[in-house]
Context: one part of a larger RNA
RNA sequence: UCCAGCGAGUUAAUGGGCCGAGCAAGGUUAAGGGCUGAAGAGGUCCGGAGCCGUAGUGAAAGCGAGCAUGAAAUAUGCGAAUAGUUCGUUCCAUUAGACCCGAAGCCAAGUGAUCUAACCCUGUCCAGGAUGAAGCUUGCGUAACAGCGAGUGAAGGUCCGGAGUGUUGAACGUUAAAAAGUUCCUACAUGAGGUGGGGUUAGGGGUGAAAGGCCAAUCGAACUUGGUGAUAGCUGGUUCUCCUCGAAAUAGCUUUAGGGCUAGCGUCGUAAUUUAACCCGUGGGGGUAGAGCACUGGUUGAUGUAGGGGAAGCGACCCUUCUUCCGAAUUCAGUCAAACUCCGAAUACCGCGGCGGAUAUUACGGCAGUCAGUUCGUGAGGGAUAAGCUUCACGUGCGAAAGGGAAACAGCCCAGACCGUCAAUUUAGGUCCCAAAAUGUAUGCUAAGUGGUAAAGGAUGUGGAUUUACUUAAACAGCUAGGAGGUUGGCUUAGAAGCAGCCAUCCUUUGAAGAGUGCGUAAUAGCUCACUAGUCGAGUGAAUCUGCGCCGAAGAUGACUCGGGGCUAAGCAUACUACCGAAAUUACGGGUUGCAGAGUGAUUCGUCAUUCUGCAGCGGUAGAGGAGCGUUAUUAACGCAGCGAAGGUAUACCGUAAGGAGUGCUGGAGCGUUAAUAAGUGAGAAUGCUGGA
Numbered sequence: 001u002c003c004a005g006c007g008a009g010u011u012a013a014u015g016g017g018c019c020g021a022g023c024a025a026g027g028u029u030a031a032g033g034g035c036u037g038a039a040g041a042g043g044u045c046c047g048g049a050g051c052c053g054u055a056g057u058g059a060a061a062g063c064g065a066g067c068a069u070g071a072a073a074u075a076u077g078c079g080a081a082u083a084g085u086u087c088g089u090u091c092c093a094u095u096a097g098a099c100c101c102g103a104a105g106c107c108a109a110g111u112g113a114u115c116u117a118a119c120c121c122u123g124u125c126c127a128g129g130a131u132g133a134a135g136c137u138u139g140c141g142u143a144a145c146a147g148c149g150a151g152u153g154a155a156g157g158u159c160c161g162g163a164g165u166g167u168u169g170a171a172c173g174u175u176a177a178a179a180a181g182u183u184c185c186u187a188c189a190u191g192a193g194g195u196g197g198g199g200u201u202a203g204g205g206g207u208g209a210a211a212g213g214c215c216a217a218u219c220g221a222a223c224u225u226g227g228u229g230a231u232a233g234c235u236g237g238u239u240c241u242c243c244u245c246g247a248a249a250u251a252g253c254u255u256u257a258g259g260g261c262u263a264g265c266g267u268c269g270u271a272a273u274u275u276a277a278c279c280c281g282u283g284g285g286g287g288u289a290g291a292g293c294a295c296u297g298g299u300u301g302a303u304g305u306a307g308g309g310g311a312a313g314c315g316a317c318c319c320u321u322c323u324u325c326c327g328a329a330u331u332c333a334g335u336c337a338a339a340c341u342c343c344g345a346a347u348a349c350c351g352c353g354g355c356g357g358a359u360a361u362u363a364c365g366g367c368a369g370u371c372a373g374u375u376c377g378u379g380a381g382g383g384a385u386a387a388g389c390u391u392c393a394c395g396u397g398c399g400a401a402a403g404g405g406a407a408a409c410a411g412c413c414c415a416g417a418c419c420g421u422c423a424a425u426u427u428a429g430g431u432c433c434c435a436a437a438a439u440g441u442a443u444g445c446u447a448a449g450u451g452g453u454a455a456a457g458g459a460u461g462u463g464g465a466u467u468u469a470c471u472u473a474a475a476c477a478g479c480u481a482g483g484a485g486g487u488u489g490g491c492u493u494a495g496a497a498g499c500a501g502c503c504a505u506c507c508u509u510u511g512a513a514g515a516g517u518g519c520g521u522a523a524u525a526g527c528u529c530a531c532u533a534g535u536c537g538a539g540u541g542a543a544u545c546u547g548c549g550c551c552g553a554a555g556a557u558g559a560c561u562c563g564g565g566g567c568u569a570a571g572c573a574u575a576c577u578a579c580c581g582a583a584a585u586u587a588c589g590g591g592u593u594g595c596a597g598a599g600u601g602a603u604u605c606g607u608c609a610u611u612c613u614g615c616a617g618c619g620g621u622a623g624a625g626g627a628g629c630g631u632u633a634u635u636a637a638c639g640c641a642g643c644g645a646a647g648g649u650a651u652a653c654c655g656u657a658a659g660g661a662g663u664g665c666u667g668g669a670g671c672g673u674u675a676a677u678a679a680g681u682g683a684g685a686a687u688g689c690u691g692g693a
Base pairs, nucleotide, nucleotide: 001693002692003691004690005689006688011096012095013094014093015092016091017090019088020087021086022085023084026052027051028050032046033045034044035043036042056063057062066078067077068076069075099237100236102234106227107226108225109224110223111222117201118200119199120198121197122196123195124194125193126191128160129159130158131156135152136151137150138149139148140147164188165187166186169184170183171182172181203219205215206214207213240628241627242626243625244624245623250263251262252261253260254259264370265369266367267366268365269364270363271362272361279354280353281352282351283350284349290343291341292340296337297336298335300333301332302331307326308325309323310322311321312320313319373398374397376395377394378393379392380391381390382389403414404413405412418590419589420588421587423586424585425584429580430579431578432565433564434563438577440576441575442574443573444572445571451567457551458550461548462547463546464545465544466543467542468541469540470539478535479534480533481532482531484508485507486506489503490502491501514529518527519526591618592617593616594615595614596613597612598611599610600609601608602607629682631679632678633677634676635675636674637673638672639671640670647666648665649664650663651662653660654659
């Protein structure tokens, strides 16, 4: 990993609801007992204790179709005008293990010191070598000691190093040779040493040269059994089919936030029967968007008053005059505001009238699920007018939605799948090839592969529109020629001659020529421009708006931002005509649900079943409701079977599904159909359990 088998809403009591049955102003027995019976099973007959109902109301005394409140009422609250009760199926709740599996843990009673920790008793072990303490002897020495030397001696948690004991580092090993090892290196090795045998200490306890270490491969509280099916607001799993409807991820409260309760939203039933939504008409309140500056505040300019600064007059001043200065309030002009408003929509909301028959609305009752949401569009707050960010509001989808488009792509665009069809029309989006359909028509644009990523900014790219200047009295560009004289203007300066700088910027000759546009020189010189003539012969400059393009443009495996090929249209803009294109729509056939109508049958007269016709529906998670299939057993009836049961296997049959037949082979003894009842009643998942491969 696979296969087979096993594997999860049960049972009891109590309470509530739907449905069914009995009796009914009543309904019903419980324990227990009698009879029958093999029986303490089952059946039947007793048993009226008790319970529910038939009257309520008040705290109660009490009163009573009324009662309470109250001094009282025509006031207020609860009642009165009848339906219950006992069983059975089923759904739910409560109490129990209560759908199943799953803790870590807590407590009790016991079992452990053959591992290991410490201690006690009794044994045993430590090759060899090195060093050479005290003491003693002796020599010297001292007044005597002291002291010095030599010898002897054999101390030490002394040294080196085997046995033994340990384990520092590395490598290997890591489904190992080993649930802690091997190899090499390494520490101690007469001691706080090692070790054998026997014994003691026990679980909140021991033992510990202390690491929460060790106490039998288990220790921040051992192991075994019991309480025990501990508890688990947590995770996982929960087994056949079809039909109808179909959510929520919100509010409030919560030692509450991944849990719950009530409401909201779903479903089923009963009742009301047009009350709902939409739409039309009509009547309302508002202070948002916008706008505005009348208030509250902010803010720019002008004017320039009061005031300030400065100046002058005066011998002086608190006086007078002047002012290219500053400048409140006011005035004029221009503006800003969520916490400004003289104003003020669209929508939305509320009332009323009409319309409105749809799986609408309202009320009551049964049963839920939901309380982690999320994208996109719009209006806002937070953030950085960041986030696939976060918090609200309105709407849409996904969630719980398949199909087509967007290459691929929950939330975008189109569109809501009952089933079938080798029919048709379209949506979004497309029509050169991949790949269904136009190499469509018309007019333009783009040259950048722009299309097929991006900004500030930059540019004689190119198309369109507009304004303006010059121009056959010859423009613009090019070419030829001139570009002069007073004069080297004055000043400054070493020099300053058009051209370092300052001042002025005239006159003349002219077709024209600046007291000079730039380069240049030390200063001159030289080149050039403005300006002019000739030549040439038709447009040439400047600016604004706008379409499409260009640059700006750097990323790590290899193109890599058209899906690819490829495209100069097969790109962009505008207009038009065809076609393709979905589970949309239509056509035809079929199924099913609800409602309506008609017919038939049954009926407890409530209705139910069935056939046909018409209309409207039939995506679906949690979930509610409904109808069925199959398994095992029991009862009854009817059947099959050695002329071959069950089971196995093959098969082109039947049914909308779960499923059900027929036949062949195998097998070798039981099995089925119909009706009803009862369940150990359906497996693919639980790191499920057991067995096998």